[in-house]
RNA sequence: GGGUUGGUAGCUCAGCUGGUAGAGCAAGCGCCUCUUAAGCGCUUGGCCCUGGGUUCAAAUCCCAGCCAACCCACCA
Repeated sequence: GGGUUGGUAGCUCAGCUGGUAGAGCAAGCGCCUCUUAAGCGCUUGGCCCUGGGUUCAAAUCCCAGCCAACCCACCA
């Protein structure tokens, strides 16, 4: 330098047929229990890596860039 895959909540990820985003864990509160743990319920939390474009509407499609992993090539 070329290619592939990925970047979404504090963490691990889903959402891939465009219609204003969800699970588990974590955190807070409550129920239960003599207490703790476990269990159960509720709540908090992200406008989706960045910038453009297409569209009535973009996490999702297109372009460019940044970052990570892997493969190939080149130089030494």

Transfer RNA from a Patescibacteria group bacterium, 76 nucleotides, folded computationally. Rfam family: tRNA. By type it is a transfer RNA. The coordinates come from a structure-prediction model, not an experiment, and the mean pLDDT is 80. The sequence is in RNAcentral, with records from ENA. Taxonomically the source falls in Bacteria candidate phyla (Bacteria).